[in-house]
Molecule: Bacterial large signal recognition particle RNA
Organism: Bacillota bacterium
RNA sequence: CUGUGCUAAGCGGGGAGGUAGCGGUGCCCUGUACUCGCAAUCCGCUAUAGCGAGGCUGAAGUCCCGUUUGAGGCCGGCUCUUGUGAGGUCUGCCUCAGGUAAGUGGCGUUGAAGGUUGGGUCCUGCGCGGCAGGGCUUUAUGAACCCCGUCAGGUCCGGAAGGAAGCAGCGGUAAGUAAAAUCCCCUGGGUGCCGCAGGAGUGCCUGGCCGGAGCAAACUGCCUGAGUAACGCUCGGAAGGACUAUGGUCGAGAACGGGUGCACAG
Numbered sequence: 001c002u003g004u005g006c007u008a009a010g011c012g013g014g015g016a017g018g019u020a021g022c023g024g025u026g027c028c029c030u031g032u033a034c035u036c037g038c039a040a041u042c043c044g045c046u047a048u049a050g051c052g053a054g055g056c057u058g059a060a061g062u063c064c065c066g067u068u069u070g071a072g073g074c075c076g077g078c079u080c081u082u083g084u085g086a087g088g089u090c091u092g093c094c095u096c097a098g099g100u101a102a103g104u105g106g107c108g109u110u111g112a113a114g115g116u117u118g119g120g121u122c123c124u125g126c127g128c129g130g131c132a133g134g135g136c137u138u139u140a141u142g143a144a145c146c147c148c149g150u151c152a153g154g155u156c157c158g159g160a161a162g163g164a165a166g167c168a169g170c171g172g173u174a175a176g177u178a179a180a181a182u183c184c185c186c187u188g189g190g191u192g193c194c195g196c197a198g199g200a201g202u203g204c205c206u207g208g209c210c211g212g213a214g215c216a217a218a219c220u221g222c223c224u225g226a227g228u229a230a231c232g233c234u235c236g237g238a239a240g241g242a243c244u245a246u247g248g249u250c251g252a253g254a255a256c257g258g259g260u261g262c263a264c265a266g
Base pairs, nucleotide, nucleotide: 001266002265003264004263005262006261009057010056011055012030013029014028015027020046021045022044023043024042034054035053036052037051038050063259064258065257066256067255068254069253072250073249074248075247076246079241080240081239082238084236085235086234087233092231094227095226096225097224098223099222100221102220103219104218106215107214114210115209116208117207118206119205120204121203122199123198124197125196126195127194128192129191131188132187133186134185135184137180138179139178140177141176147172148171149170150169155164156163157162
């Protein structure tokens, strides 16, 4: 070096979960790498091999070790979205109150602030006027009889002369009815650019004098305080995503390198 035979070894692996722990069935990821039976109200084991049975390959490597890389999973970290609980003594927005006077606007030398003085508005009393109602007054009308005057006719008394009562009519008047402007009287009021006197005086309006440049705080701004949990903010917890710019862990596969059993024969 070649040939024959045997053995070790291999015939998938990993993650989470489960378990006192280790594997398996089941789920997931890689990937194609035997068969049958058992197995999640679990199956088989006790320290590292699932258990039982059978088959194939077999020192060539697809076996073992190391380095690099690395699918994927799990646990975190930063961050985002959704929804949720609490907080007004963190915190903006918003509302209210007080203050300030930087800006806008307003008033002001046709005179600000401040000071002083007068009047009106307010109350009371008196007066004047007016309005409303009533009265008085005037006019007209107004009594068959129970009002007055005059009483035709007629009636009564008388011898006569004369007298008496008295209806109608006429005139007037009372109660009443109607109308009316003024004068006069009484009563009343949400009466009046009214007058006089006294009182009150916070507010409002208005006038004079002194004074000589600010006043005021409507809006914006700023400060302080109070309130408000809808939104932003703070804290807590839930679900989902993104980032490999972040940490840890497990890790299939891939690449490279190294090592590599026994027997016989030539």